[in-house]
RNA sequence: CAGGUGGGACGAUCUGCCGCGCAGGCACAUGCCUGUGAGGAAAGUCCGGACAGGAAAGGGCACUUCACUGCGGAAAUCGCAGAUAGGGGCAACCUUAUGGUGAACGUAACAGAAAAGAACCGCAUACUCCGGUAUGCAAGGGUGAAAAUGUGAGGCAAGAGCUCACGGCGGCCAUUGGCGACAAUGUCCGCGUACGUCCCUGAAGCCUGCAAGACCAAAUAUACUGGCAGUCAAGGGCUGCCCGUCCGAUGCCAGGGGGUAGGUUGCGCAGAUAAAUGGCAGAUUCAAAAACAGAAACCGGCUUACGGCCCCACCUGAAAA
Numbered sequence: 001c002a003g004g005u006g007g008g009a010c011g012a013u014c015u016g017c018c019g020c021g022c023a024g025g026c027a028c029a030u031g032c033c034u035g036u037g038a039g040g041a042a043a044g045u046c047c048g049g050a051c052a053g054g055a056a057a058g059g060g061c062a063c064u065u066c067a068c069u070g071c072g073g074a075a076a077u078c079g080c081a082g083a084u085a086g087g088g089g090c091a092a093c094c095u096u097a098u099g100g101u102g103a104a105c106g107u108a109a110c111a112g113a114a115a116a117g118a119a120c121c122g123c124a125u126a127c128u129c130c131g132g133u134a135u136g137c138a139a140g141g142g143u144g145a146a147a148a149u150g151u152g153a154g155g156c157a158a159g160a161g162c163u164c165a166c167g168g169c170g171g172c173c174a175u176u177g178g179c180g181a182c183a184a185u186g187u188c189c190g191c192g193u194a195c196g197u198c199c200c201u202g203a204a205g206c207c208u209g210c211a212a213g214a215c216c217a218a219a220u221a222u223a224c225u226g227g228c229a230g231u232c233a234a235g236g237g238c239u240g241c242c243c244g245u246c247c248g249a250u251g252c253c254a255g256g257g258g259g260u261a262g263g264u265u266g267c268g269c270a271g272a273u274a275a276a277u278g279g280c281a282g283a284u285u286c287a288a289a290a291a292c293a294g295a296a297a298c299c300g301g302c303u304u305a306c307g308g309c310c311c312c313a314c315c316u317g318a319a320a321a
Base pairs, nucleotide, nucleotide: 001317002316003315004314005313006312007311008310010308012284013283014282015281016280017279018278020037021036022035023034024033025032026031039292043303044302046301047300048299049298051209052208053207054206063205064204065203066202067201068082069081070080071079072078083098084097085096086095087094088093099200100199102198104197105196106195107194108193120141121140122137123136124135125134126133127132149167150166151165152164153163154162168191169190170189171188173186174185175184176183177182213265214264215263216262222257224255225254226253227252228251229250235247236246237245238244
């Protein structure tokens, strides 16, 4: 210098003029003054919380979610650091997966003989009517994302962990290291893959959401109560009918609970109300300020979008000294 990897900061500032919302103050013809007024994601609404209501004080089943380890955190599909296994990159680094168990069950498309105790080709032996048939064999071929522990030797009719040596993987135990997941070493034992369901263990979980909810409360109508007028009457109860008895139509006046309109609060020195947060000119910086984008009750996260510029650490390559 070029290319790259990881992380972080910024997302304009200042001046003048005009304009808008909210709060306070002064005027009281509706103007003036002061203060204040979007984001790193305000977004998606994907998690968690707080708060609130549901009659709500406790327990159980079912169901759902989560699940390597340590620390942090109120919690979280949260953050940081790490473990094991796999994949990508020359590298810096990126990325995927993760509790336990197997007595049970399922799936493995296409291809292939066969996808779990596998004979298509092949190899060997026996028989043979010479076409094959039977039996043994997982060494070789071929198929596939995946094919039964690798190499070598012995062994065998041919073969095979059948046996042995050195490996690979898994398990019990022991020792050492680590807070831990786990790792290393050693003895012994073992060797049909992957994914899922079921089961088990541990932890958590009621539902609805600020249009939650709380308070005040008109007009009109009205439950109910009282008074007055009015009437002996409709109707109703005891009772199916008659008698009896009780209540009583209707109007006016007064009181009156609940609900509605509306208001206040929830609600924040932005704030809500169909809802303001803007425009122009100049200066600054490499820059013409340009990208993504506009709060709607609040807080913590995650995810997604984003022009440009700056800073830190590291990797690869080249050149020069």
Molecule: Bacterial RNase P class A